[in-house]
């Protein structure tokens, strides 16, 4: 420098144009003599940045930033 993949919550991670899943963690309750485990409920994401398309964008397009693999 080129090509591919990726960037979504504190962490991991779904989401093939129509209200953004789930797990871990966290908080409360329950259970227990107590702790852990289990059970029930709950909080937290304007989706890397800026534009564009569209009635509507995490999703499509463009530029840029960052991570990663390969090639040179």
């Nucleotide at each position: 420098u080129g090509u591919g993949g990726g960037g979504u919550a504190g962490c991991c991670a779904a989401g093939c144009g129509g209200c953004a899943a789930g797990g871990c963690a966290c908080c409360g309750c329950u259970c227990u003599g107590a702790u852990a485990a289990g059970g029930c409920g709950g909080u937290u994401a304007c989706c890397g940045u800026g534009g564009g398309u569209u009635c509507g964008a995490g999703u499509c397009c463009c530029a840029c930033c960052c991570c990663u693999a390969c090639a040179a």
Background
Transfer RNA from a Pseudomonadota bacterium, 72 nucleotides, folded computationally. Model confidence (mean pLDDT): 83 of 100. The RNAcentral record of the sequence draws on ENA. It matches the Rfam family "tRNA". The family's RNA type in Rfam is transfer RNA.